[in-house]
Source information: Transfer RNA from a Bacillota bacterium, 72 nucleotides, folded computationally. It matches the Rfam family "tRNA". RNAcentral holds the sequence, with entries from ENA.

RNA sequence: GGGGCGGUAGUUCAGUGGGAGAACGCUACGCUGGCAGCGUAGAGGUCGAGGGUUCGACUCCCUUCCGCUCCA
Numbered sequence: 001g002g003g004g005c006g007g008u009a010g011u012u013c014a015g016u017g018g019g020a021g022a023a024c025g026c027u028a029c030g031c032u033g034g035c036a037g038c039g040u041a042g043a044g045g046u047c048g049a050g051g052g053u054u055c056g057a058c059u060c061c062c063u064u065c066c067g068c069u070c071c072a
Stems, first nucleotide, its partner, number of pairs: 001071007010024004018055001026042006048064005
């Protein structure tokens, strides 16, 4: 320098054009003598960044940043 894969909640990850989600973690309440455990409810997201296509983009296209990997 070129190719491929990945970047979504605090963490690990789903999500192939119209609702942004799960598990764990966190907070509150309940059960319990009790931190624990279980149950219920809740908070938490510029979907790496910029632009484009579209009535509508996490999703498609272009550029770019970061990580892993292959080739040179």